[in-house]
Molecule: transfer RNA
Organism: Anaerolineales bacterium
RNA sequence: GCCGACGUAGCUCAAUCGGCGGAGCACUCGUUUUGUAAAUGAGUGGUUAUGGGUUCGACUCCCAUCGUCGGCU
Numbered sequence: 001g002c003c004g005a006c007g008u009a010g011c012u013c014a015a016u017c018g019g020c021g022g023a024g025c026a027c028u029c030g031u032u033u034u035g036u037a038a039a040u041g042a043g044u045g046g047u048u049a050u051g052g053g054u055u056c057g058a059c060u061c062c063c064a065u066c067g068u069c070g071g072c073u
Stems, first nucleotide, its partner, number of pairs: 001072007010025004019056001027043005049065005
């Protein structure tokens, strides 16, 4: 230099051909216990890497940029 994959909550990952963005863990507040742990209920948390484009509508499609990983030279 060229090609490919990936980037979503604090972490690990979903969201299946475009139609309101979710789970587990963690965190906060309860219940339970003499107390802690465990168990259990509820809650908080996202400009979907960045910037544009297409569309009535984009995590999803297209372009550029940034980053990570892999391959080729």